[in-house]
This is a predicted structure of a 516-nucleotide part of an RNA (small-subunit ribosomal RNA, 5' domain) from an uncultured bacterium. The RNAcentral record of the full RNA draws on ENA and SILVA.

Context: one part of a larger RNA
RNA sequence: GAUGAACGCUGGCGGCGUGCUUAACACAUGCAAGUCGAACGAAGCAUGUAAAACAAUCCUUCGGGUGCGUUUUAUAUGACUGAGUGGCGGACGGGUGAGUAACGCGUGGGGAACCUGCCGUAUGCAGGGGGACAACAGUCAGAAAUGACUGCUAAUACCGCAUAAGCACACAAUGCUGCAUGGCAUGGUGUGAAAAGAUUUAUCGGCAUACGAUGGCCCCGCGUCUGAUUAGCCAGUUGGCAGGGUAACGGCCUACCAAAGCAACGAUCAGUAGCCGGCUUGAGAGAGUGACCGGCCACAUUGGGACUGAGACACGGCCCAGACUCCUACGGGAGGCAGCAGUGGGGAAUAUUGCACAAUGGGGGAAACCCUGAUGCAGCGACGCCGCGUGAGUGAUGAAGUAUUUCGGUAUGUAAAGCUCUAUCAGCAGGGAAGAUAAUGACGGUACCUGACUAAGAAGCUCCGGCUAAAUACGUGCCAGCAGCCGCGGUAAUACGUAUGGAGCAAGCGUUAUCC
Numbered sequence: 001g002a003u004g005a006a007c008g009c010u011g012g013c014g015g016c017g018u019g020c021u022u023a024a025c026a027c028a029u030g031c032a033a034g035u036c037g038a039a040c041g042a043a044g045c046a047u048g049u050a051a052a053a054c055a056a057u058c059c060u061u062c063g064g065g066u067g068c069g070u071u072u073u074a075u076a077u078g079a080c081u082g083a084g085u086g087g088c089g090g091a092c093g094g095g096u097g098a099g100u101a102a103c104g105c106g107u108g109g110g111g112a113a114c115c116u117g118c119c120g121u122a123u124g125c126a127g128g129g130g131g132a133c134a135a136c137a138g139u140c141a142g143a144a145a146u147g148a149c150u151g152c153u154a155a156u157a158c159c160g161c162a163u164a165a166g167c168a169c170a171c172a173a174u175g176c177u178g179c180a181u182g183g184c185a186u187g188g189u190g191u192g193a194a195a196a197g198a199u200u201u202a203u204c205g206g207c208a209u210a211c212g213a214u215g216g217c218c219c220c221g222c223g224u225c226u227g228a229u230u231a232g233c234c235a236g237u238u239g240g241c242a243g244g245g246u247a248a249c250g251g252c253c254u255a256c257c258a259a260a261g262c263a264a265c266g267a268u269c270a271g272u273a274g275c276c277g278g279c280u281u282g283a284g285a286g287a288g289u290g291a292c293c294g295g296c297c298a299c300a301u302u303g304g305g306a307c308u309g310a311g312a313c314a315c316g317g318c319c320c321a322g323a324c325u326c327c328u329a330c331g332g333g334a335g336g337c338a339g340c341a342g343u344g345g346g347g348a349a350u351a352u353u354g355c356a357c358a359a360u361g362g363g364g365g366a367a368a369c370c371c372u373g374a375u376g377c378a379g380c381g382a383c384g385c386c387g388c389g390u391g392a393g394u395g396a397u398g399a400a401g402u403a404u405u406u407c408g409g410u411a412u413g414u415a416a417a418g419c420u421c422u423a424u425c426a427g428c429a430g431g432g433a434a435g436a437u438a439a440u441g442a443c444g445g446u447a448c449c450u451g452a453c454u455a456a457g458a459a460g461c462u463c464c465g466g467c468u469a470a471a472u473a474c475g476u477g478c479c480a481g482c483a484g485c486c487g488c489g490g491u492a493a494u495a496c497g498u499a500u501g502g503a504g505c506a507a508g509c510g511u512u513a514u515c516c
Stems, first nucleotide, its partner, number of pairs: 001515003005512005012388006018381002020346001025344003029341003034088003039085002043081002045078010058065002095299003104224008114216002119212007127161001129159002136151006167192005173186005197204002225271003232262002237259004242254003274296004278289004301322005324335004352378001354377003360374001361372004391421004401412004425457001428451004435443001460505005465486003471500005481488002
């Protein structure tokens, strides 16, 4: 000098930041991922129309007429409702740092060994059929979670057929070309694979191929902590061949063959650790560190596994096993805060079970809009940095008080009082934004402006032997105590304790811890 700090004493205001460093300990409760009716069928609700049945009131020639209203059926409409099928999104955003000494990260290259939903550009298509399954109804099982059977039904759900500019695969050929394996182009034959509609008629979608963009995946050079009181390590091990697998290369996996491969330039083993941009310090070289913010990686109660999908081996998805918690009718089930708040526990120590989608951004939707603990804000904490204030001028009788004294005085000290002013902040009253674009503002009647008002409401902490700015008195008597080092204290202690005075910093000041 610095800190995500803590502790002691003290504490007026504002702005901007920042706040579980410990138990990747366990979690009550609420919220954190939905959306689309312009993909689909059915149900409910509301409204309208039509028909039928019943029917108040009134009229009546007693035959009937009128028909408020109720119910049922059919049909239409809807900024309506919640389940279901279907689509897109739940692989982003948010959290944490346990693991990892590794192509994990950083940096520079390579992919002639690769993928890429949504988006953009271009070209070409969309013909004609079929069978189901939810929902629903009924029956049954179960305490529940949930499940079974029978029957009905729609689609942009599912499955054949047709078509194929182009595409994929196989076969042989020609030309051009590369650092190698190889790559590109051309035409030929055979085989194979597509599609979906909706609508308010504006549009929005569907399929194929190519290119782009974006995002990802793989490989390589170099760099990346400590220990030799760890010296040898390794059997899919090292290479080949064949096959499998993958988007793709590869012992990635399998069979066979060979016996290699790494290591004193530190293999293996052990310990520690997420890495970086950065941050702290330093003149620099360097050393230390990796909170907040940004990039990458890994993880989601522990271990394992795959499914779906353009993308996961998936925090708020599935299955299995373990531990734990909860429900149970004992047969069986449910759960996962290292999301935001919050609770217990641990700890020297770290906040509200807040407001809003107004802005920025994200998901869905044609849109209206819905969702969004991302985010924007507010609350709490002197935790940090910065700014401001706690008054200004005048005022000698050098008042009182206090301390000291050689008793004359000296110091506190222009300090106070008194007089004259001012109003920053806080308080009161009035006005009142930008942030938003035609509308829409959580923040917020906030920031800011104006007016009136009172010196009022606002100063402490540490130190005073030397280092080191600042001394006297009393008490104590190697005691009590101080102390960063040297060292003080045993009767006049500038070093302990108190007082007065002084020095330093100041809404802080000291101490402790850690780094330079």